A computed fold for a 519-nucleotide part of an RNA from an uncultured bacterium, annotated as small-subunit ribosomal RNA, 5' domain.
Rfam family: Bacterial small subunit ribosomal RNA.
Its mean pLDDT, the model's own confidence on a scale to 100, is 86.

Context: one part of a larger RNA
RNA sequence: GACGAACGCUGGCGGCGCGCUUAACACAUGCAAGUCGAGCGAUGAAAUUUUAACAGAUCCCUUCGGGGUGAAUAUAAAAUGGAUUAGCGGAAGACGGGAGAAUAACACGAGAGUAACCUGCCUUACACAUUGAGAUACCCUCGAGAAACCGGGAUUAAUACCGAAUAAUAUCACAGAUACACGUGUCUCCGUGAUCAAAACUCCCGGGGUCUAAUAUGGACUCGCGUCACAUUAUCUAGGUGGAGAGGUAACGGCCCACCAGGGACAAUAUGGGUACCCUGUCUGAGAAGGAGAACGGCCACUUUGGAACUGACAGACGGUCCACACUCCUACGGGAGGCAGCAGUGGGGAAUAUUGCACAGUGGAAGGAACUCUGAUGCAGCCACCCCGCGUGAACAAAAAGUGCUUUCAAGUCAUAAAGUUCUUUUAUGUGGGAAGAUAGUGACGGUACCAUAAGAAAAAUCCCCGGCUAACUACGUGCCAACACCCGCGGUUAUACAUAGGGCGCUAGCGUUGUCC
Numbered sequence: 001g002a003c004g005a006a007c008g009c010u011g012g013c014g015g016c017g018c019g020c021u022u023a024a025c026a027c028a029u030g031c032a033a034g035u036c037g038a039g040c041g042a043u044g045a046a047a048u049u050u051u052a053a054c055a056g057a058u059c060c061c062u063u064c065g066g067g068g069u070g071a072a073u074a075u076a077a078a079a080u081g082g083a084u085u086a087g088c089g090g091a092a093g094a095c096g097g098g099a100g101a102a103u104a105a106c107a108c109g110a111g112a113g114u115a116a117c118c119u120g121c122c123u124u125a126c127a128c129a130u131u132g133a134g135a136u137a138c139c140c141u142c143g144a145g146a147a148a149c150c151g152g153g154a155u156u157a158a159u160a161c162c163g164a165a166u167a168a169u170a171u172c173a174c175a176g177a178u179a180c181a182c183g184u185g186u187c188u189c190c191g192u193g194a195u196c197a198a199a200a201c202u203c204c205c206g207g208g209g210u211c212u213a214a215u216a217u218g219g220a221c222u223c224g225c226g227u228c229a230c231a232u233u234a235u236c237u238a239g240g241u242g243g244a245g246a247g248g249u250a251a252c253g254g255c256c257c258a259c260c261a262g263g264g265a266c267a268a269u270a271u272g273g274g275u276a277c278c279c280u281g282u283c284u285g286a287g288a289a290g291g292a293g294a295a296c297g298g299c300c301a302c303u304u305u306g307g308a309a310c311u312g313a314c315a316g317a318c319g320g321u322c323c324a325c326a327c328u329c330c331u332a333c334g335g336g337a338g339g340c341a342g343c344a345g346u347g348g349g350g351a352a353u354a355u356u357g358c359a360c361a362g363u364g365g366a367a368g369g370a371a372c373u374c375u376g377a378u379g380c381a382g383c384c385a386c387c388c389c390g391c392g393u394g395a396a397c398a399a400a401a402a403g404u405g406c407u408u409u410c411a412a413g414u415c416a417u418a419a420a421g422u423u424c425u426u427u428u429a430u431g432u433g434g435g436a437a438g439a440u441a442g443u444g445a446c447g448g449u450a451c452c453a454u455a456a457g458a459a460a461a462a463u464c465c466c467c468g469g470c471u472a473a474c475u476a477c478g479u480g481c482c483a484a485c486a487c488c489c490g491c492g493g494u495u496a497u498a499c500a501u502a503g504g505g506c507g508c509u510a511g512c513g514u515u516g517u518c519c
Stems, first nucleotide, its partner, number of pairs: 001518003005515005012391004017386001019383001020349001025347003029344003035090002039088002042085001047080006059068003098302001100300001108226002111223004117219002123214003127210002130164003140153004170195005176189002179186002201206001228274001230272001235265003241261003245257001247255001278298002282291003305324004327338004355381001357380003363377001364375003394424004405414003428460001430455005438446001464507001466505002468489002474503003478499001485490001
């Protein structure tokens, strides 16, 4: 000098940030990934209309007995209407969020390569969408179960599923030429043959579907170099090193398999055990260099532990599936349910780290043609002097100088222009009134916030450490090698500037000291 700090004393305001460094310990509760009815069958709310049978207001007539008119309300049926959404289907859920356990590795960094590769949505270009078939969920019914949930039967739809047709600059096979390259090869052109596609909906506006090519974006793989310490770790290796073959993959490859060979790594540190996510950057330093890897950002790996695949353009998938261990919960004991290293929050651990808040208004994301829905991403607010920055706690004048206190050589000195007093000011804070930008048509959580005006009044706002030397700042009393202090040197045994208290002083200031760590 620095800090994601803690502790002690103290504490007025604002702004920008930061905030479990320990138990990748266990988790109550709520929320964090939903969406599309313009893909589908089904469901069929409100409202409106008509009819029926009720009802009987109002008004009219009356011989006062009654007769006529027939509104509202409520009921039933039908029609129109199309709210709602359990199921099928689609794309999304592989992003976004968290945390750093593992990892000494092509994990990361910066640099090359892939003529050995994939790429949904978006964009550009070309062409196309003909014709059929059979199921199935929901619902209904029967059954089983405490529950979770399951089985049989019957029935139905689709942009669900499956045939047939058509198609090339796609793919494959055969054959040829051109240009190129880094060995297998690649590009372009041409010939013959074979193979492969689609989905309809509609508010008629539209947004969708299929093949191919190209771009963009994202990913995969390979290589040279760099990347902690230990030799009180010296030998290690059997798919291990190579070959040719088959398989597998988007793709190269012992990636995997059978066979063959006898290889491969290593004092330029293999192997082993230890420690550790890596980086842009960050702290210190004139630099060289050393330290650590919080926040923001990039990558990797993980999502209770271990293993596995499915779906898909992308996963070996945090809030998906299956299996197993441990743990927790429910149970009718037969069997089931769960995974906060998402946001809050709880217990525990610890010197130590916050609200079970508001809003989708902005930005961004998912679905949708859109309206809009969802979004603990995000935007905000709350808590904490945890860091940095800014402001305030008043200003001017005021005496040969009040009193108290302290010291004293008893003359006085000091606190001290300090207070009082006089004249002013009102930043912050407080009261009242007004009141944004952020928002392109609409839409503002923040927020009656920021800010502005105005009113009163010095009013409501200063500690902390130190004073022997290092090191700025001294006296008195008490104590008497005691009690204590102290980074170090040291101080204290009756005259202590070093302990304790007081007065005075120095330093810093909403902080000041101590402790810890790094340079």